A computed fold for a 350-nucleotide part of an RNA from an uncultured bacterium, annotated as small-subunit ribosomal RNA, central domain.
Context: one part of a larger RNA
RNA sequence: UUGGGCGUAAAGCGCACGUAGGCGGCUCGUCAAGUCUGAUGUGAAAUCCCGGGGCUCAACCUCGGAAUGCCAUUGGAAACUGGCGAGCUUGAGAGUGAGAGGGGUUAGUGGAAUUUCUGGUGUAGGGGUGAAAUCCGUAGAGAUCAGAAGGAACACCGGUGGCGAAGGCGACUGACUGGAUCAUUUCUGACGCUGAGGUGCGAAAGCGUGGGUAGCAAACAGGAUUAGAUACCCUGGUAGUCUACGCUGUAAACGAUGUUCACUAGUUGCUGGGCGCCUUGGCGUGCUCAGUGACGUAGCUAACGCGCUAAGUGAACCGCCUGGGGAGUACGGUCGCAAGAUUAAAACUC
Numbered sequence: 001u002u003g004g005g006c007g008u009a010a011a012g013c014g015c016a017c018g019u020a021g022g023c024g025g026c027u028c029g030u031c032a033a034g035u036c037u038g039a040u041g042u043g044a045a046a047u048c049c050c051g052g053g054g055c056u057c058a059a060c061c062u063c064g065g066a067a068u069g070c071c072a073u074u075g076g077a078a079a080c081u082g083g084c085g086a087g088c089u090u091g092a093g094a095g096u097g098a099g100a101g102g103g104g105u106u107a108g109u110g111g112a113a114u115u116u117c118u119g120g121u122g123u124a125g126g127g128g129u130g131a132a133a134u135c136c137g138u139a140g141a142g143a144u145c146a147g148a149a150g151g152a153a154c155a156c157c158g159g160u161g162g163c164g165a166a167g168g169c170g171a172c173u174g175a176c177u178g179g180a181u182c183a184u185u186u187c188u189g190a191c192g193c194u195g196a197g198g199u200g201c202g203a204a205a206g207c208g209u210g211g212g213u214a215g216c217a218a219a220c221a222g223g224a225u226u227a228g229a230u231a232c233c234c235u236g237g238u239a240g241u242c243u244a245c246g247c248u249g250u251a252a253a254c255g256a257u258g259u260u261c262a263c264u265a266g267u268u269g270c271u272g273g274g275c276g277c278c279u280u281g282g283c284g285u286g287c288u289c290a291g292u293g294a295c296g297u298a299g300c301u302a303a304c305g306c307g308c309u310a311a312g313u314g315a316a317c318c319g320c321c322u323g324g325g326g327a328g329u330a331c332g333g334u335c336g337c338a339a340g341a342u343u344a345a346a347a348c349u350c
Base pairs, nucleotide, nucleotide: 004321005320006319007304008303012318014201015200016199017198021194022193023192025088026087027086028085029084030083031082033081034080035077036076037075038074039073040072041071049065050064051063052062053061054060091191092188093187094186095184096183097182102177105175106174107173108172109171110154115149116148117147118146119145120144121143125136126135162169163168206247207246208245209244210243211242215241216240220236221235222234223233258317259316260315261314262313263312266295267294268293269292270291271290272289273288274287275286276285277284299306300305323350324349325348332343333342334341335340
C1' cells in the first nucleotide's frame, strides 16, 4: 500500500466557524472533457501464447501467426458524471405571528448565614476529639440582645426538569443580545453537506499587573496518632478561591460513541409548542412537531450491551489506529513570561 477497524480490546481532534479540496435535489436543451464504440498509426527484437521445423527426445534453437497495457490522430453515441444555458420547489435560507429559556456585560436591589468591630446583660468556662492536647477566656470569653462593617455564595422552588456547539449556566429587576422550536406556506431559487491548513471559544489549577479578601484553604507552624507519620484527626494559617485587563490551551474536556442526510416494530414517562373533541374556566382525552428519559422487535455485537437520541441498514466528508515496554519521552521545529503545551522518533528489550 491493499485490506480491516475506532462505546469498553490500539483508535473520534475538547468544541465550533470556515479556506482549498471532496461530494451534491428535480426538469429541459446544448457541448462532448470524463465514459462507450469504430478506423488508422504506433506499440523494436527477444520473452510469453498458438501452429510447424531442427538437434535420437527434452531443455534449447528456429520459422510463421496471435497477443500487447498505453498513447496519438480521426469518425460516431449521448444514458450517466462534468461544462454552459433555461426553468422548478421538496434541500437550504429569509419574512410574518405566538410562547419560553440561556450566557456575558452594565445599572440597581434583596434576605438568610459565617466572620470581625462597638455597646448592653452576665460568669467561668468555651472549643475540639475515638480520647486528648495545641488554641480562646477573669485584660471578662463562650452564651444572649441591639447596632455597624465587609466579602463571598444564592437555602426552599429543584425535577434521569430547562438552555447552550462544547467548556458550562441557578436570588430578583431593567437595558443590551445569540440560538433553537412551533404554526403559516408570503419570498429567494440548490444559495447545500463535510472540511486538510487556518481562525475563534475552551473547566479547574497555574502565570503577569492592579484591586479585593468574610468563609474555605495547597504550602507552612503547632497539637495528637504512630515503631515512624514529611499523612489521615485537631488548632491556626499564606498563596489561591473573588474582580479588571492580559497569558496559558490542558482534563476520565466522557455518551470513553466525529458531523450531516435518508430509511427501519412497538410500549411507557417528562418538557415546550400546535390542532381537534369535551368544556364557563380548569381538567380530561386524541392527533401531531421539536426535545429529553426508561424498556423493547428486527438487526448488530467477542460479549457486555446498543436498539428511530443505534453501536441497525445505507450515503458524503473529515480525524484517528496498526503488539507491550522504551515514550506521549529524546532531539529539532512552533507557541509560551514561566510552568509547560504541541508536533514526534530511534537504539535496546520482551
Its mean pLDDT, the model's own confidence on a scale to 100, is 82.